[in-house]
Source information: This is a predicted structure of a 101-nucleotide RNA (SAM riboswitch aptamer (S box leader)) from an uncultured Anaerolineae bacterium. The coordinates come from a structure-prediction model, not an experiment, and the mean pLDDT is 83.
Order: sequence, then C1' cells, then structure tokens
RNA sequence: CUCUUAUCCAGAGAGGCGGAGGGACCGGCCCUACGAAGCCUCGACAACCUGACCAUCGAGUCAAGGUGCCAAUUCCGGCAGUACGAUCUGGAAGAUGAGAG
Repeated sequence: CUCUUAUCCAGAGAGGCGGAGGGACCGGCCCUACGAAGCCUCGACAACCUGACCAUCGAGUCAAGGUGCCAAUUCCGGCAGUACGAUCUGGAAGAUGAGAG
C1' cells in the first nucleotide's frame, strides 16, 4: 500500500518546549496569540487484540500487557432513495482494531 471484517450519536487533559495554523479531501461551519500543528512528560478514557476467572463459556465478570483515543455525532453535508428543501435510511469516503497478501 491492497484485500477481508468489526466499530464509529458514549467516554476521557494538564504541564513543558514550540510559535501559526488546525478540524483527512471539497463546500460550509467552527477551533486557535486567553497560544494552532508538532515533540516530550505525566494523567485519563475505552476495552478491538491479550491475560485471568466461572454451577453459567457468554453480547459474562475482572485486569490493563499491545494498539487506539482524550472540542463539536467521523463537527455537518458531499452519492442514492427524491425534481427541490427538511428529516430519515442506506451508501461512499475517512479513522481505528483484528486478520491476510
């Protein structure tokens, strides 16, 4: 990088360095010198993989080693149902885990 599969309306931030961007892309709308990105430290959330437990073997309980995450539903929309708008449902795209090449 490609493929398969599951999940994405819940949850969880302080400090130091840094110094203008960030929210994937496009449109919108936001965040940001009351300090963006990035890096480091500590902390937290969650429970995919993992470990332990069991009259119950499960969509169970506990733990937290490997990942992941800690503004806004994946911030909202983008394509289809539907000519338009709203809403809803589904999809696409994206993100993350696990597995395969």